[in-house]
RNA sequence: AGAUAACCAGAAGCGCCAGCCCUCGCGGAACUCAAUUCCCUGAGGUGACGAGGUGGAGGGUGAUCGAUUAGUCGGCGGGUGCCCUCUCGGCCGUCCACGGCCGUGACGAAGCGGAAAAGCCCGGGAGCGAUCCCGGGGACAAAGCCGCUUCCAAGUGGAGC
Numbered sequence: 001a002g003a004u005a006a007c008c009a010g011a012a013g014c015g016c017c018a019g020c021c022c023u024c025g026c027g028g029a030a031c032u033c034a035a036u037u038c039c040c041u042g043a044g045g046u047g048a049c050g051a052g053g054u055g056g057a058g059g060g061u062g063a064u065c066g067a068u069u070a071g072u073c074g075g076c077g078g079g080u081g082c083c084c085u086c087u088c089g090g091c092c093g094u095c096c097a098c099g100g101c102c103g104u105g106a107c108g109a110a111g112c113g114g115a116a117a118a119g120c121c122c123g124g125g126a127g128c129g130a131u132c133c134c135g136g137g138g139a140c141a142a143a144g145c146c147g148c149u150u151c152c153a154a155g156u157g158g159a160g161c
Stems, first nucleotide, its partner, number of pairs: 014077004019073001020071001021045005027039004049066003055087007088103005094159005108151007120137007
C1' cells in the first nucleotide's frame, strides 16, 4: 500500500450505477504528418435543489409540494405518502359501548399572509481532465407545512352526578 472477513458508525427527497453521455490513458482505422473524427479496451466523472412528512402490526399501491431548464437522461433499491384491516392513544362534559374526526401540537373548511436550497455572482481549494468541495453575497416558491381571521362539528345508547 492492497485484498478479504467480522463488527461499528452514518444517510429516509435518501442510497446506488450494468446503459446512453462526458474525461483521461494504451492500442487500432481514416489522413503524407500534425490536428481532428471514429472503433476497441482500461481507469474515472456526472447521474434531484430544497420545503414538508412516521403511535404499533399486517396487506395493497408504488408516493406530497414547489424551485431549477440542468444529464434533474435512463434505471435499481429503499422510503415517513395514499387506501384497507386490526390495535394503542387523543377529542366529541365524566365512565362504558358504538359512531365520527384525528396522532401526542391528537375536529374540519374557506380566505388572507408566510425568511427554502440549488441555480446565479464573487473568492478559495482538490484533480492532467470530465468534475467535485468550501466560504461569502444577493434573490426567488408551493403544499396536505406555519400564522391570523371567519365559519362548521362537538353525536347515539346506557350508567353516574

The RNA shown here (glmS glucosamine-6-phosphate activated ribozyme aptamer) has 161 nucleotides and comes from an Acidimicrobiia bacterium.
The sequence was found by an Rfam model in a public genome assembly.
The source organism's lineage runs through Bacteria, Bacillati, Actinomycetota and Acidimicrobiia.
Rfam family: glmS glucosamine-6-phosphate activated ribozyme aptamer. About the family: This entry contains a glucosamine-6-phosphate activated ribozyme that is found in the mRNA for GlmS. GlmS is an enzyme that uses fructose-6-phosphate and glutamine to generate glucosamine-6-phosphate. The ribozyme catalyses self cleavage of the glmS mRNA that is thought to regulate GlmS activity.
The coordinates come from a structure-prediction model, not an experiment, and the mean pLDDT is 78.